């Protein structure tokens, strides 16, 4: 020097000058609303999606139960959580390091597209074998039958020739059949290799991987590490359906509450003590008398909830870390048709483009996006710029 990994932070600074809103003073003004000024606060890492969990608030009790919805490796962390942190395991990277919804496929069902012979009651397309049975040939060896001029005999035999047969033998064909080695096919083909074996093969035997079951040892546990036993028959998919453990009561600040204003016990249909309404999916339980629809008409103003909180900052300490405890210090936006703007000035960075030998001058841009009860978290978006940790390659001492 280069190529990367991971974690942090920043989100333009600084001065006027005009506006907006809260909050505190003071004057005006009988009060009250209001108005002027003066001080001072006054968007973000994501406020965004609203996808998770929680706090708060009602739903009479928040019981029981069923449907439904969520997770899913271990131990932690916390109000909780699907997050976070730390390990196991599987995979990808040399490597820092990354990535995973990571239970169960002999409970049940369904799926496996194309290609392929076969995609699961254990497959035979092509090859290989054909041992065993079948067929065909052959005349070596058996067996029968006939002839015979050699030979020896009392019959008769040897020996040679001819022909039949198909029992042994040899060839041969691939028709039963056998065969998961080999080829092909596919995301995936019935454990992998290797050596015996065998007609040809085959866990068919054996060695080592795997895989399974017990048992021992580390470990809180996932799991890892050995040793013994089982030749191993039943593929993959559960991010199909299920099934197993464990959680989840519903709705949301337009919640809810209060004070004022208005008013019709208005009409008409329907449902209720055989239980409506009351929970927003059902049942039971509980409560007990009015409820719902639609027309018509009336009022539609304002506080509260609402920012002092699992709050921030530093410091010390416990902890691999997530996080947790103490001391100290600080107040840090509350708008509600809804405030946090504009504009000028220098000055900094970055990019683009002129102009200059050059130093460097001028002009122009400047990311994503705007609180709405509040908090933990994920996920997306996002000019640019800083810190740091650790890997790998080059080069050089």
């Nucleotide at each position: 020097g280069g190529a990367g990994u991971c974690g942090g932070c920043c989100a333009g600074a600084c001065a006027g000058u005009c506006g907006c809103u809260g909050u505190g003073g003071a004057u005006u003004g009988c009060u009250u609303a209001a108005a002027u000024c003066c001080a001072u606060a006054g968007a973000g890492g994501a406020a965004a999606g609203u996808c998770c969990g929680g706090g708060c608030u009602c739903c009479a009790u928040c019981g029981g139960g069923u449907a439904g919805g969520g997770u899913g490796a271990c131990g932690g962390u916390u109000a909780a959580c699907g997050g976070c942190c730390g390990u196991c395991c599987g995979c990808c990277g040399c490597g820092a390091g990354g990535c995973g919804a990571g239970c169960a496929a002999c409970a049940g069902g369904g799926c496996c597209a194309c290609a392929g012979a076969g995609a699961a009651u254990g497959a035979a397309c092509c090859g290989c074998c054909g041992a065993u049975g079948g067929c065909c040939g052959u005349g070596g060896c058996g067996g029968c039958g006939c002839c015979u001029g050699u030979c020896a005999u009392c019959a008769u035999g040897a020996g040679g020739g001819c022909g039949c047969u198909g029992g042994c033998g040899c060839g041969g064909c691939a028709c039963a059949g056998g065969u998961a080695a080999g080829g092909g096919u596919g995301a995936a083909a019935a454990g992998g290799u290797g050596c015996g074996g065998u007609a040809a093969g085959a866990g068919c035997g054996c060695a080592c991987c795997g895989c399974g079951u017990u048992c021992g040892c580390g470990g809180u546990a996932a799991c890892g590490c050995g040793a013994a036993c089982g030749g191993c028959a039943u593929g993959g998919c559960a991010a199909c359906c299920u099934g197993c453990a464990c959680c989840c009561g519903g709705a949301g600040c337009a919640a809810c509450a209060c004070c004022a204003a208005a008013u019709a016990u208005g009409c008409a249909a329907g449902c209720g003590a055989u239980g409506a309404c009351g929970u927003g999916a059902c049942c039971c339980a509980c409560u007990g008398a009015g409820c719902u629809u639609g027309c018509g008409g009336g009022u539609a103003g304002g506080u509260g909830g609402c920012u002092a909180g699992a709050g921030c900052g530093c410091g010390c300490g416990g902890g691999c870390g997530a996080c947790c405890g103490c001391g100290c210090g600080c107040c840090c936006a509350g708008a509600g048709g809804a405030a946090u703007g504009a504009c000028u000035g220098u000055c900094a960075c970055g990019g683009a483009a002129g102009c200059g030998c050059a130093a460097g001058c001028u002009u122009u841009c400047g990311a994503c996006a705007g609180a709405a009860c509040c908090c933990g978290g994920c996920u997306u978006a996002u000019c640019g710029g800083c810190c740091g940790u650790c890997u790998c390659c080059c080069a050089u001492c």
Predicted 3D model of a 397-nucleotide RNA (Bacterial RNase P class A). Model confidence (mean pLDDT): 76 of 100. The sequence was found by an Rfam model in a public genome assembly. Rfam family: Bacterial RNase P class A. Rfam links the family to the GO terms tRNA processing, ribonuclease P activity and dimeric ribonuclease P complex.